C1' cells in the first nucleotide's frame, strides 16, 4: 500500500428458542443456546421494514407528523483480521 476470503491458522461473533428484567410497543441488555456470519466490528448518513405512549384531525375502522426500533434488511462512511504481491 494493492488484490482477495482458503470448509486454513490464532481465535471472534451468535438467529430461532428459553429465563430474568427495563420498554407503552417495535425492541434492547444478562444468562443459557447455537442458525448462521470474512467484518454479523463501529455510526441511524440515504433507502427500507417495523413500533405507535403522548400529540392534531377522526367516518372511530384509522389518517399526518413528530418521536422510537432495526446495522444479521440494503447502500454509504470509518476501522480491524488472514494469506499473497
Nucleotide at each position: 500500500u494493492a488484490u482477495c476470503g482458503a470448509g486454513a491458522a490464532g481465535g471472534g461473533c451468535a438467529a430461532a428458542c428459553u429465563u430474568a428484567c427495563u420498554g407503552a410497543a417495535a425492541a434492547g441488555u444478562a444468562a443459557g443456546g447455537g442458525c448462521g456470519c470474512a467484518a454479523a466490528g463501529a455510526c441511524a448518513u440515504g433507502g427500507g421494514u417495523c413500533g405507535u405512549c403522548g400529540a392534531u384531525c377522526u367516518u372511530c375502522g384509522g389518517a399526518u407528523a413528530c418521536c422510537g426500533a432495526u446495522c444479521g434488511c440494503c447502500a454509504g462512511u470509518c476501522u480491524g483480521c488472514a494469506a499473497u504481491g
About this RNA
This is a predicted structure of an 85-nucleotide RNA (c-di-GMP-I riboswitch aptamer) from Exiguobacterium oxidotolerans. RNAcentral holds the sequence, with entries from ENA. The coordinates come from a structure-prediction model, not an experiment, and the mean pLDDT is 78.